[in-house]
RNA sequence: GCACGAUAAGGGCACAGCCGGGGUAACCCGGUGUCGCAAAGCUACGGAUCCCCCUUCGCCCGAAUCAACGGGCUUCUGCGGACCGCCGGGUUGCCGAA
Repeated sequence: GCACGAUAAGGGCACAGCCGGGGUAACCCGGUGUCGCAAAGCUACGGAUCCCCCUUCGCCCGAAUCAACGGGCUUCUGCGGACCGCCGGGUUGCCGAA
């Protein structure tokens, strides 16, 4: 230097839940918390997932003769967004037993 990662040392981060705040929402910020993490540092570049809106197939409910209408669920298309503690890529970095 490149790999690798301990039951080492000193530190770091902080899931769920709860409290306060922001956002239509996914989710974010602060506090608390301590499930876990050797990149659980940074980066939405690829995939996945999620949200809003649009488009589309079908179904349900309301009212109804039908159509149109209102609401809900599901599917499809496109835009925008969220998330790096889902996976991969890029990039920076602490320590040193085997």
Molecule: c-di-GMP-I riboswitch aptamer
Organism: Desulfuromonadales bacterium